Context: one part of a larger RNA
RNA sequence: CUGGGCGUAAAGCGCGCGUAGGCGGAUAUUUAAGUCGAUUGUGAAAGCCCCGGGCUCAACCUGGGAACUGCUGUCGAUACUGGGUAUCUAGAGUAUGGUAGAGGAUAGUGGAAUUCCCGGUGUAGCGGUGAAAUGCGUAGAUAUCGGGAGGAACACCAGUGGCGAAGGCGGCUAUCUGGAUCAAUACUGACGCUGAGGUGCGAAAGCGUGGGGAGCAAACAGGAUUAGAUACCCUGGUAGUCCACGCCGUAAACGAUGAGAACUAGGUGUUGGGGAGCUUUGACUCCUUAGUGCCGCAGCUAACGCGUUAAGUUCUCCGCCUGGGGAGUACGGCCGCAAGGUUAAAACUC
Numbered sequence: 001c002u003g004g005g006c007g008u009a010a011a012g013c014g015c016g017c018g019u020a021g022g023c024g025g026a027u028a029u030u031u032a033a034g035u036c037g038a039u040u041g042u043g044a045a046a047g048c049c050c051c052g053g054g055c056u057c058a059a060c061c062u063g064g065g066a067a068c069u070g071c072u073g074u075c076g077a078u079a080c081u082g083g084g085u086a087u088c089u090a091g092a093g094u095a096u097g098g099u100a101g102a103g104g105a106u107a108g109u110g111g112a113a114u115u116c117c118c119g120g121u122g123u124a125g126c127g128g129u130g131a132a133a134u135g136c137g138u139a140g141a142u143a144u145c146g147g148g149a150g151g152a153a154c155a156c157c158a159g160u161g162g163c164g165a166a167g168g169c170g171g172c173u174a175u176c177u178g179g180a181u182c183a184a185u186a187c188u189g190a191c192g193c194u195g196a197g198g199u200g201c202g203a204a205a206g207c208g209u210g211g212g213g214a215g216c217a218a219a220c221a222g223g224a225u226u227a228g229a230u231a232c233c234c235u236g237g238u239a240g241u242c243c244a245c246g247c248c249g250u251a252a253a254c255g256a257u258g259a260g261a262a263c264u265a266g267g268u269g270u271u272g273g274g275g276a277g278c279u280u281u282g283a284c285u286c287c288u289u290a291g292u293g294c295c296g297c298a299g300c301u302a303a304c305g306c307g308u309u310a311a312g313u314u315c316u317c318c319g320c321c322u323g324g325g326g327a328g329u330a331c332g333g334c335c336g337c338a339a340g341g342u343u344a345a346a347a348c349u350c
Base pairs, nucleotide, nucleotide: 003322004321005320006319007304008303012318014201015200016199017198021194022193023192025088026087027086028085029084030083031082033081034080035077036076037075038074039073041071042070049065050064051063052062053061054060091191092188093187094186095185096183097182098181099180103177104176105175106174107173108172109171110154115149116148117147118146119145120144121143125136126135162169163168206247207246208245209244210243211242215241216240220236221235222234223233258317259316260315261314262313263312266295267294268293269292270291271290272289273288274287275286276285277284299306300305323350324349325348332343333342334341335340
C1' cells in the first nucleotide's frame, strides 16, 4: 500500500464545539470540467506477443504485424457527478403556545445525626472483639436531660424513575441561565452530515496560595492475630476529604459498542406530551409521539449473545487495529510548579 477488521479475541479518541477537507434533498434549464464515443498527433529502437523467413534443428539472427492499456488536439453524446441560473419543501432551522426534569451558576435557609464545650441528674464502669488488649473513666466517664458551638452530608419520597454531550447531578427557597419534547399553524428555503488540525469541558487522587476542619481517614503510633504480620481486626491519628482562585487532564472516563441518515415481525412494562372513546369518567381502554427497560421473528455472530435504543440491511465522514514479550517503555519534541501526561520506537527474544 492492498485487504480484512474494531461488544468480549489486537482495535471506537473520555465528551462536546468547530476550521480545512470529504459527502450531501426535489424539479426545470444551461454548461460540458469529470464521464462516454469517434478521430488527429505522439507513445524511439530493441525486448515481450502473433504470423513468416535464414543458419541441417534449436538457441541465435531477421521481415511484417499487433501491442505500447498513456498523453495531446479536434468533433460529438449528456444519463450520472461537478459548475451556473431559476423554482420547490419531504432534510435543517425560526416564530407562537404548552409540558416534564437531582441540567448549570449564585445567594439564602431547614431539620435529623455525629463530635466538642457549659450546666443538671447519677455511679463504676465504658468502649471494643472471634476472644482480648491498647484507649477512656472516681480530677466523676459511659448513660440521661437542658443550653451552646462548628463542619459536613441531605433519611423517608426513590423508581432497570428523571436530566445532562460526557464527566456527572438528589433537603428547601429565590434570582440568573442551557437544553429537550409535544401540538397546531405560519415562515426561511438545503441554510445539512461528518470532522484531520484547533479549541473548550472533563470523576477521583494529586499540586500551588489563602481559608476551614465535625465525621471519616492514606501516612504514622500503639494493641491484638501470627512461625513472622511492615496486613486483614481494634484504639488513636496527620495530610486529604470541604470553600475560593489557579493548575493537573487521567480512569474498568464502560453499553468495554464513534457520529449522522434510511430501511427491516411483534409482545410487554415504565417516564413526559398530545388526541380519541364510554359497558362502568376511572388506579379505564385505544391511537400517536419523544425517551427508558425486558422478551423475541427474520437476519447476524466463533460462540456468548445482538435483535426498530442492532452487534440486522445499506450509505456518508472521522478515529483506531495488524502475533506475544520488550513497552505504552527509551530517546527526542510538546505540555506541566511537580507528580507526571501526550506523541512514540528499536535491539533482543519466543
Small-subunit ribosomal RNA, central domain from an uncultured bacterium, 350 nucleotides, folded computationally. The coordinates come from a structure-prediction model, not an experiment, and the mean pLDDT is 90. The full RNA is in RNAcentral, with records from ENA and SILVA.